[in-house]
RNA sequence: GAAGUCGGCCAGGCAACCGCUGCGCGCCCUACGGCGCGGGGAGGAAAGUCCGGGCUUCACAGAGCGGGAUGCCGGCUAACGGCCGGGCGCUAUAAGCCGCAAGGCGAAGGCGACGGAAAGUGCAACAGAGAGUAGACCGCCCAAGUCCGGGCAACCGGAACGGCAAGGGUGAAACGGCGGGGUAAGAGCCCACCGCGGACGUGGCAACACGGACGGCACGGCAAACCCCAUCCGAAGCAAGGCCAAAUAGGGAAGCACAUGGCGUGGCUCGCGUCGCUUCCGGGUAGGCCGCUGGAGCGCAUCGGCAACGAUGCGCCUAGAGGAAUGGUUGCCCACGACAGAACCCGGCUUAUCGGCCGGCUUCCCAC
Numbered sequence: 001g002a003a004g005u006c007g008g009c010c011a012g013g014c015a016a017c018c019g020c021u022g023c024g025c026g027c028c029c030u031a032c033g034g035c036g037c038g039g040g041g042a043g044g045a046a047a048g049u050c051c052g053g054g055c056u057u058c059a060c061a062g063a064g065c066g067g068g069a070u071g072c073c074g075g076c077u078a079a080c081g082g083c084c085g086g087g088c089g090c091u092a093u094a095a096g097c098c099g100c101a102a103g104g105c106g107a108a109g110g111c112g113a114c115g116g117a118a119a120g121u122g123c124a125a126c127a128g129a130g131a132g133u134a135g136a137c138c139g140c141c142c143a144a145g146u147c148c149g150g151g152c153a154a155c156c157g158g159a160a161c162g163g164c165a166a167g168g169g170u171g172a173a174a175c176g177g178c179g180g181g182g183u184a185a186g187a188g189c190c191c192a193c194c195g196c197g198g199a200c201g202u203g204g205c206a207a208c209a210c211g212g213a214c215g216g217c218a219c220g221g222c223a224a225a226c227c228c229c230a231u232c233c234g235a236a237g238c239a240a241g242g243c244c245a246a247a248u249a250g251g252g253a254a255g256c257a258c259a260u261g262g263c264g265u266g267g268c269u270c271g272c273g274u275c276g277c278u279u280c281c282g283g284g285u286a287g288g289c290c291g292c293u294g295g296a297g298c299g300c301a302u303c304g305g306c307a308a309c310g311a312u313g314c315g316c317c318u319a320g321a322g323g324a325a326u327g328g329u330u331g332c333c334c335a336c337g338a339c340a341g342a343a344c345c346c347g348g349c350u351u352a353u354c355g356g357c358c359g360g361c362u363u364c365c366c367a368c
Stems, first nucleotide, its partner, number of pairs: 001364010012333007020041002023038006043339001047350002050348005055237004067233005072086005087114001088112004096105003115228002120226002122222002137168002139164003146159005176194002179191003195217001196215002200211004241290004251281006261275005297316008334337001
């Protein structure tokens, strides 16, 4: 310098004017409220509500069944299905290199529901002879036995109803692979290498890796099929929940009245209807207040750790509404501005997103 890849950060800026909504102070007002000044006022996802936790109420002696979630190993965390580091498996391509070409090689990186298939049950379409301790369609072979023909006989020739599973064929998958020996033809039948298996040794906390022997191959696949094993999980959610508390109706208590009575029927009488009156108490409704935002908080520095993260010190306060505020106009500038709008809070994941800045890693080229 080129290329690839991964991650972090920002999310138009400034000014003027006019608005909206909380908070503080001051003034006016009986109160509701009004005015002035100062200061605050959406996000990286506020979204989806998919996980995890705080908080609240219910339940609450403990345990189990059922159900759900998670699932390589180690760590982090309040916790997690999250994050970090590691292991194993799968996989790609850039520049560049190789090659006539087709193409191949080629890092960082990307992806993985990655416990158990020697507990049991089950599943495998189509094709195929055969789909699990299976099978012979094409094919290969007649050494022995059998059959047919020939021969006195030894034997010769042929064959399947006999032997075989190397080759072909089907399939996603065909009961280790490949090479050699062996054989009638074949076959872990025997041997080397590779794979696999249970032990052993070495390294590692572990997952796992490596190693030399041994075993002749037994134990194919699917658990995002049931299932088994291990770990975790009580339920509902701020419309949770708590406090204050009118009017009206109803409830309770006390006192008064108690039928020749009281109340209503617009004043009176009759008639008719009805059974009280006063005070206090409590529950609950309207309404108001709290919960509500100072917190697993944010920034910087130092230290520990590969990292996630943790510890310490200093500094900061950063929306809190309740029909629901956070907006509009104008001017200037630029890279011409995306997705989007809090409603108890926090940690994640996922999804949406114009553009820009910074950094890490890897490979290659050039120069010294």